Transfer RNA from Plectus sambesii, 72 nucleotides, folded computationally.
Rfam family: tRNA. Rfam classes the family as a transfer RNA.
The RNAcentral record of the sequence draws on Rfam.
Lineage of the source: Eukaryota > Opisthokonta > Bilateria > Ecdysozoa > Plectus.
The prediction has a mean pLDDT of 84.
[in-house]
RNA sequence: GGGGCUGUAGCUCAGGGGUAGAGCGCGCGCUUAGCAUGCGCGAGGCCUGGGGUUCGAUUCCCUACAGCUCCA
Repeated sequence: GGGGCUGUAGCUCAGGGGUAGAGCGCGCGCUUAGCAUGCGCGAGGCCUGGGGUUCGAUUCCCUACAGCUCCA
């Protein structure tokens, strides 16, 4: 210098056009003499930035940035 993949909750990841979910973690409650386990409820993310397409973009296109990786 060129190519590919990835970027969504504190962490690991789904979701691929109609204002987002799971597991773990966190908070509260039930259960126990108490703890763990189990069960229920809840908080927490304007989806990396900018632009474009569209009635509508986390999703499609362009670009930048960051991480991983391959080639030179």